[in-house]
Context: one part of a larger RNA
RNA sequence: GCCAACGAGUUAAUGUAUUCGGCCCGGCUAAGCCUGAAGAGGGUGGAGCCAUAGGGAAACCGAGUGCGAACAGCGCGUUCGUCGAAUACAUUAGACCCGAAGCCAAGUGAGCUUACUAUGAGCAGGGUGAACGCCUCCGAAAGGAGGCGGGAGGCCCGAACCGGUGAGCCGUUCAACACUCUCGGAUGACUUGUGGUAAGAAGUGAAAAGCUAAUCGAACUUGGUAAUAGCUGGUUCUCUCCGAAAUAGCUUUAGGGUUAGCGUCGCGUGUUCCUCACGGGGGUAGAGCACUGGAUGGUCUCGACAGGUCGAAAGAUCGCGAGACCAACCAAACUCCGAAUACCGUGAGUCAAAAAUGCGGCAGUUAGACCGUGGGGGCUAAGCUCCAUUGGUCAAAAGGGAAACAGCCCGGAUCCCCAUUUAAGGUCCCAAAAUCUAUGUUCAGUGCACUUAAGGUGGUGAAAUUUCUCUGACAGUGAGGAGGUUGGCUUAGAAGCAGCCAUCCUUUAAAGAAAGCGUAACAGCUCACUCACUAAGAGAUUUCGCGCCGCAGAUUACCGGGGCUUAAACAUAGUACCGAAACUGGGAACUAUUACUGCUUAGGUAGUAAUAUUGGUAGGAGAGUUUUCGCAUCUGCUGUGAAGGUGAAGGCGCGAGCCACACUGGAGCGUUGCGAAGUAAGAAUGUUGGC
Numbered sequence: 001g002c003c004a005a006c007g008a009g010u011u012a013a014u015g016u017a018u019u020c021g022g023c024c025c026g027g028c029u030a031a032g033c034c035u036g037a038a039g040a041g042g043g044u045g046g047a048g049c050c051a052u053a054g055g056g057a058a059a060c061c062g063a064g065u066g067c068g069a070a071c072a073g074c075g076c077g078u079u080c081g082u083c084g085a086a087u088a089c090a091u092u093a094g095a096c097c098c099g100a101a102g103c104c105a106a107g108u109g110a111g112c113u114u115a116c117u118a119u120g121a122g123c124a125g126g127g128u129g130a131a132c133g134c135c136u137c138c139g140a141a142a143g144g145a146g147g148c149g150g151g152a153g154g155c156c157c158g159a160a161c162c163g164g165u166g167a168g169c170c171g172u173u174c175a176a177c178a179c180u181c182u183c184g185g186a187u188g189a190c191u192u193g194u195g196g197u198a199a200g201a202a203g204u205g206a207a208a209a210g211c212u213a214a215u216c217g218a219a220c221u222u223g224g225u226a227a228u229a230g231c232u233g234g235u236u237c238u239c240u241c242c243g244a245a246a247u248a249g250c251u252u253u254a255g256g257g258u259u260a261g262c263g264u265c266g267c268g269u270g271u272u273c274c275u276c277a278c279g280g281g282g283g284u285a286g287a288g289c290a291c292u293g294g295a296u297g298g299u300c301u302c303g304a305c306a307g308g309u310c311g312a313a314a315g316a317u318c319g320c321g322a323g324a325c326c327a328a329c330c331a332a333a334c335u336c337c338g339a340a341u342a343c344c345g346u347g348a349g350u351c352a353a354a355a356a357u358g359c360g361g362c363a364g365u366u367a368g369a370c371c372g373u374g375g376g377g378g379c380u381a382a383g384c385u386c387c388a389u390u391g392g393u394c395a396a397a398a399g400g401g402a403a404a405c406a407g408c409c410c411g412g413a414u415c416c417c418c419a420u421u422u423a424a425g426g427u428c429c430c431a432a433a434a435u436c437u438a439u440g441u442u443c444a445g446u447g448c449a450c451u452u453a454a455g456g457u458g459g460u461g462a463a464a465u466u467u468c469u470c471u472g473a474c475a476g477u478g479a480g481g482a483g484g485u486u487g488g489c490u491u492a493g494a495a496g497c498a499g500c501c502a503u504c505c506u507u508u509a510a511a512g513a514a515a516g517c518g519u520a521a522c523a524g525c526u527c528a529c530u531c532a533c534u535a536a537g538a539g540a541u542u543u544c545g546c547g548c549c550g551c552a553g554a555u556u557a558c559c560g561g562g563g564c565u566u567a568a569a570c571a572u573a574g575u576a577c578c579g580a581a582a583c584u585g586g587g588a589a590c591u592a593u594u595a596c597u598g599c600u601u602a603g604g605u606a607g608u609a610a611u612a613u614u615g616g617u618a619g620g621a622g623a624g625u626u627u628u629c630g631c632a633u634c635u636g637c638u639g640u641g642a643a644g645g646u647g648a649a650g651g652c653g654c655g656a657g658c659c660a661c662a663c664u665g666g667a668g669c670g671u672u673g674c675g676a677a678g679u680a681a682g683a684a685u686g687u688u689g690g691c
Stems, first nucleotide, its partner, number of pairs: 001691006011093013026050003032044004054061002064076004096234002099231001103224006114198009123188001125157003128153001132149007161185003166181003200216001202212003237624006247260005261365002263362007271354001272355001274349007286337001287335002292331003296327008307318004368394004372389006399410003414588004419584001421582001425578003428562003434575001436574006447564002455549003459546010476533005482506003487501003512527001515526003589614001591612009625680001627677006634670001636669002644664004650659003
């Protein structure tokens, strides 16, 4: 891991509700007693309980009573039962099942380890050479020096022994701590044998909360014990009807409760719901500046108004503060104004398999998510966060589309059909349907889902306004572009072209006291301007469409891919087609309501027709299936083969399942009506067994 078996809402008491039954000018017995076979059953037993009257703290009064001075007012009242059975739920019990870490009690442990104790044992070899003794020498002495002996030490090196420093190895191991190399102590606070003593809130501890038998911040064993678990996991057959919530208040409360909200079922009310019309109040969106504030420009006035500049000063000017006016503005905590919605009331309409609402039974939910819209926080960041909306979807919703994609778009799946029409979205191929029609745009593979800025662009298309133009425009080519004059000043120089001033006149077809390059200054080259040649459009401004640059990354690498260029891109208009579990058609079924019919114990039940429905988690309600046992039944089945097993194939039922048949098996088993439960297995790191 798989298979098989086992494996989880039970029982008792009490209460509430519903259904059914008994009795009801009330209902029921409990213990006990009698009988009986010590059981079951029957009898007895009215003690007691509920009901029959309430109000008040009570005295007490009583269809009333309490408060009160009250003949007021208000509160609570002004009869509708009881017993049993079943079901549901609650409470108390282990209370649906499994699961702690823990707490307490009584015991068992010091054969491991810690400390102590009694009695024994062990420590190769080498080194160092303390005290002290003796001898010699020096010295007046105190004392000193040397030699020989001596053999101290938690001394040194290093085996046994004790330890366990660093690394490797091991890490389903040789081993629940070992092995290899290396390393510390090794006459001592040393090591060790044997016996003994000390223990669970206690011991022992050169103290690490270490150790106390692979267990220690409180050992182990058994018991209290099915401890408790607002937590996690699991919780076994079928079909039908309806179908939530993730919000509010309170909570030592926030992943738990409780009440309300929202679901369902029953019994009532009877349109109260909803829609429309009319009537209301409002201060939001917007707008505005009349108030409160903010804030820009200007004009004017006032101020013993800091400061700057000019001036000898007076003063002037800029500025500073305040106010008035003019112009243009801003505001969640501004309003002279002011919607749409929403809300409230009245009336009308709809007349129902549809809402609303009252009472009662049973819940679940109180972690929500995204999208649209209005906002707060944040960066007008977030697949962010917090509100609002009785908005949508998911949750609890499958199907089609969006390549894939809970929350987006379309649309809500009872079942069957090789039927039909459409939605969103699509129609070259993958891949169902237009290589459709008409007119344009784009050359960037832009684009072919969404989205990508400021800024730049003589890419290209369209529109508008306007200027020049056969009396020749614009561009191009040829030619000219001169003289006074090197204008004056300045300057080393200044000659059109460093700078300052002036910027005239003449010849002309035209030519600036010069628009640019250039020179030290000149020179030189262009331009404006003019003529000729040529020849028909040329220029400026504005707006819009589609492009281009801006635009740098890790696979070719986000067009879904192939691929696509008068398109298979974009824009506009149109026609056809495809396309879903939607609609429609054909067939079948469930549920509800209405009508009719049959039967009826008068409650219902069966059938037919019409209409409407039938996604679904938590959850509510209903109807069934299976298993085991009991009572009755078929005066049932069975060696002429029971149960059980195997078998893709027959029949019935929507289904759980039931029946038949063949083989196997070899002794019991079923139908129907009731009753009672150890009643259904795929999950619980489930338990046991097998492989």
A computed fold for a 691-nucleotide part of an RNA from a Minisyncoccota bacterium, annotated as large-subunit ribosomal RNA, domain II. Rfam family: Bacterial large subunit ribosomal RNA. RNAcentral holds the full RNA, with entries from ENA. Taxonomically the source falls in Minisyncoccota (Bacteria, Bacillati).